Record summary: A computed fold for an 86-nucleotide RNA from Nitrosomonas ureae, annotated as c-di-GMP-I riboswitch aptamer. The organism belongs to Nitrosomonas, within Bacteria. The sequence is in RNAcentral, with records from ENA.
[in-house]
RNA sequence: AUCUGAAAAGGGCAAACCUCGCGAAAGUGGGGGACGCAAAGUCUAUAUCUACAGGGUAAACGCCUCAGGAUAGCAUGACUGCCAGA
Repeated sequence: AUCUGAAAAGGGCAAACCUCGCGAAAGUGGGGGACGCAAAGUCUAUAUCUACAGGGUAAACGCCUCAGGAUAGCAUGACUGCCAGA
């Protein structure tokens, strides 16, 4: 430096659910809690979700469109990294 994660050590993160908040929504923060995770560390480039404001349409209810909102624990990609083995 590359590959691998069977066993081991010291640790780390924390799904569902409950609860208190934030948000128009998608979703998300704190606390409790552990389904899992060797990158469940970081980054929205791809992708996906939402559609408040704006725009279009309409008599109206509405409908369509749109990311400036969100997802890194679906996946691809980029960057970084602990331990052990080869």